[in-house]
RNA sequence: UCUGAAAAAGGCAAAGCCGGGGUGACCCGGUGACGCAAAACCACGGGUCCGUUUAACGGGUAGCCGGGUUACUGAAA
Numbered sequence: 001u002c003u004g005a006a007a008a009a010g011g012c013a014a015a016g017c018c019g020g021g022g023u024g025a026c027c028c029g030g031u032g033a034c035g036c037a038a039a040a041c042c043a044c045g046g047g048u049c050c051g052u053u054u055a056a057c058g059g060g061u062a063g064c065c066g067g068g069u070u071a072c073u074g075a076a077a
Base pairs, nucleotide, nucleotide: 003077011036012035016031017030018029019028020027021026034063040069041068042067044066045065046064047061048060049059050058051057
């Protein structure tokens, strides 16, 4: 220096409810915790959802999967 279990210090916040925005998926704030070792960020690929939706096009979802970037602690070995 790297990997690294537990512990410690903390962190995030599902569904629901209230208020607001949007054609909608959904998003923002409050409340609330199902869970999370990246549940931090990114829409690049796939999935899925929305736009009267077949195609094309546009949009959402990062707490669906993959991938990229960054990050707290550090026993034995």
A computed fold for a 77-nucleotide RNA from an uncultured Geobacteraceae bacterium, annotated as c-di-GMP-I-UAU riboswitch aptamer.
Its Rfam family is "c-di-GMP-I-UAU riboswitch aptamer". Its family is annotated with cyclic-di-GMP binding in the Gene Ontology. The family has 6 seed sequences and 17 matches in Rfam 15.1.
Of the family's consensus pairs, 95% are formed in the model.